[in-house]
Context: one part of a larger RNA
RNA sequence: GACGAACGCUGGCGGCGUGCUUAACACAUGCAAGUCGGACGGGGCGAUUGAAAGCUUGCUUUUAAGAGCCCAGUGGCAAACGGGUGAGUAACGCGUAGGCAACCUGCCCCUGAGAUGGGGACAACAGGGCGAAAGCCCUGCUAAUACCGAAUGUUGUGCUUCCUCCGCAUGGAGGGAGCAUUAAAGACGGCCUCUACUUGUAAGCCGUCACUCAGGGAUGGGCCUGCGUCUGAUUAGGUUGUCGGCGGGGUAACGGCCCACCGAGCCCGCGAUCGGUAGGGGUUCUGAGAGGAAGGUCCCCCACACUGGAACUGAGACACGGUCCAGACUCCUACGGGAGGCAGCAGUGAGGAAUAUUGGUCAAUGGGCGCGAGCCUGAACCAGCCAAGUAGCGUGAGGGAAGACUGCCCUAUGGGUUGUAAACCUCUUUAGUCUGGGAAUAAAGUCGGCGACGUGUCGCCGUUUGUAGGUACCAGAAGAAUAAGGACCGGCUAAUUCCGUGCCAGCAGCCGCGGUAAUACGGAAGGUCCGGGCGUUAUCC
Repeated sequence: GACGAACGCUGGCGGCGUGCUUAACACAUGCAAGUCGGACGGGGCGAUUGAAAGCUUGCUUUUAAGAGCCCAGUGGCAAACGGGUGAGUAACGCGUAGGCAACCUGCCCCUGAGAUGGGGACAACAGGGCGAAAGCCCUGCUAAUACCGAAUGUUGUGCUUCCUCCGCAUGGAGGGAGCAUUAAAGACGGCCUCUACUUGUAAGCCGUCACUCAGGGAUGGGCCUGCGUCUGAUUAGGUUGUCGGCGGGGUAACGGCCCACCGAGCCCGCGAUCGGUAGGGGUUCUGAGAGGAAGGUCCCCCACACUGGAACUGAGACACGGUCCAGACUCCUACGGGAGGCAGCAGUGAGGAAUAUUGGUCAAUGGGCGCGAGCCUGAACCAGCCAAGUAGCGUGAGGGAAGACUGCCCUAUGGGUUGUAAACCUCUUUAGUCUGGGAAUAAAGUCGGCGACGUGUCGCCGUUUGUAGGUACCAGAAGAAUAAGGACCGGCUAAUUCCGUGCCAGCAGCCGCGGUAAUACGGAAGGUCCGGGCGUUAUCC
């Protein structure tokens, strides 16, 4: 000098950022991932409308249609992002520079081609049954953008074959022909010109969003390589899928990744193996630098999600708030059997020197779904707590000597010091208090209308949307009013005297003080340093 600090004394204000470093210990409770009815069939409610019956003539009942709302289910997309933690990992994990002629990529953009015609189910639902529950079973019906055949095949893929070009070793790119194989889904709005029924509707036409195949792009990822990346030799040898080949399997893809066979290799004193420690980087601290130390907040990458293992779905996971198995633990139970996973945000217990609210809002930014309106969002933005940090402001300013009184000190009783300090006079009003006014953040977006053109964009008008917050800020009012402490004073080291104590009590970072005049202990006065802080302790340079 520094700090995610703690402790002691003290404490006025707002701004900004920070806040379990320990037990990757265990967790009560609430919330943190949903959304789409413009994919689909149902169940319930139902404004409103029509009809019928009863009559008490304006009510009741029945029935038909029904906008809209709610609900679970089928289906789609999202849930692999965002958020947390640092256990493991000394490794292509990370950093840096490259490679893939060995690869994948949902949503998005561009281009080309298409979307024909059928079928059978399963939920929901109904009926029945089992169970304390969690939940499950049987029978029957049904829809779809769910599922499955068929057709077509621009193409793609496989095989055969021909041509052209290129390279980086295996090789790569493009074009032509033949055979085989390979796709789809509709929804909504509008229109009646064509076609059908001949009414305004559709299987017709137009538009939007979706769908299928192929090529390209963008983005995101996967794999490989050079170099760099703590410590111990009181760890010297290690290795059998080990090292290589051939053939196969597997993968998006290369590869002992896996397997059969064959060979006997491979790493190591330039430190293998083993042990210890540790997430890595951008950066941070220190230092003139070289260097040393650290990796909290923020950003990038990695790894993990009670412990261990595994796969499923999917463009993407071997998946924090998914599934299965095993284990430990906790809970429920009718004892037969079940349920759970805060290293998400709050919060609780425990551990500890020590670290916050079971808050508000989706207004903005961003994300998911949706044509949209919108819904969800403990991401985010705000607010709350803490001098734990940093920068700033204030606790008044000017004048004022009878150099007042008290206190303390010296003494030759004169004095010195506290000290312009106070009193007193004049002035100011930041912050705080009170009164009144009062934002920007909404650039934008929504809805309605109009217009322009390059037809999904832009412009104009109107309308509406603010958590923070009646906050910031502004104006006014009163009034010096409400606001100073901590450590130190032997040397290092800025700052000294008196009293008490008497190797006691005590101090101390080092040297060292204290045994009767202690500038070193305790108190006082005075002084020095810093100041909303000052010291101490831990740690780093």